[in-house]
RNA sequence: CCGUGAUAAGGGCAAACCCGUCGAAAGACGGGGACGCAAAGCCACCGGUCUUCGGGACGAUCCCAUGACGGCGGGGCUGCCACG
Numbered sequence: 001c002c003g004u005g006a007u008a009a010g011g012g013c014a015a016a017c018c019c020g021u022c023g024a025a026a027g028a029c030g031g032g033g034a035c036g037c038a039a040a041g042c043c044a045c046c047g048g049u050c051u052u053c054g055g056g057a058c059g060a061u062c063c064c065a066u067g068a069c070g071g072c073g074g075g076g077c078u079g080c081c082a083c084g
Base pairs, nucleotide, nucleotide: 002084003083004082005081012037013036017032018031019030020029021028022027035071041077042076043075045074046073047072048069049068050067054064055063056062057061
């Protein structure tokens, strides 16, 4: 430097659910809690998904992201340990 994550050690993160706060919502943050994760570290660049305060239309409905999801896939950047 490249590949791999079968094994070991020290650790790390934290789904559902509950409580509180924020938000129109999706959802986020904090606390509790662990289903899982070798990038479940970082970046909305591409695709996908969710939501519609607001805007639009052919208006019991439908469409639109500038709002979200990185624990949906891809891409970019960075990184611990072990093994080869």
This is a predicted structure of an 84-nucleotide RNA (c-di-GMP-I riboswitch aptamer) from a Pseudomonadota bacterium. Rfam family: c-di-GMP-I riboswitch aptamer. Rfam's curators write: GEMM was predicted in a large-scale screen for bacterial structured RNA regulatory elements. The model forms 95% of the base pairs in the Rfam consensus. Lineage of the source: Bacteria > Pseudomonadati > Pseudomonadota. The prediction has a mean pLDDT of 85.